[in-house]
RNA sequence: GGGCGUUUAGCUUAAUGGUAGAGCAGUCGCCUUACACGCGACUGGCGGGGGUUCGAUUCCCUCAACGCCCA
Numbered sequence: 001g002g003g004c005g006u007u008u009a010g011c012u013u014a015a016u017g018g019u020a021g022a023g024c025a026g027u028c029g030c031c032u033u034a035c036a037c038g039c040g041a042c043u044g045g046c047g048g049g050g051g052u053u054c055g056a057u058u059c060c061c062u063c064a065a066c067g068c069c070c071a
Stems, first nucleotide, its partner, number of pairs: 001070007010024004018054001026042005047063005
């Protein structure tokens, strides 16, 4: 330099263009003499910018970070 892939919650990850879910973690409550386990509730997220569309996590362009391959 060229090609390809990934980017979603603190972490690991789902999501046919039509309400962004789950597990763990965190907070509160129940339970217990107490702790742990267990149960219930809550908190918290689509890498940045632009475009297409009635509507974008999803499609297109660009930038950034990371990874793989070729040279």
Transfer RNA from a Minisyncoccota bacterium, 71 nucleotides, folded computationally.
Its mean pLDDT, the model's own confidence on a scale to 100, is 83.
It matches the Rfam family "tRNA". From the family's description: Transfer RNA (tRNA) molecules are approximately 80 nucleotides in length.
NCBI's taxonomy places the organism under Bacteria, Bacillati, Minisyncoccota.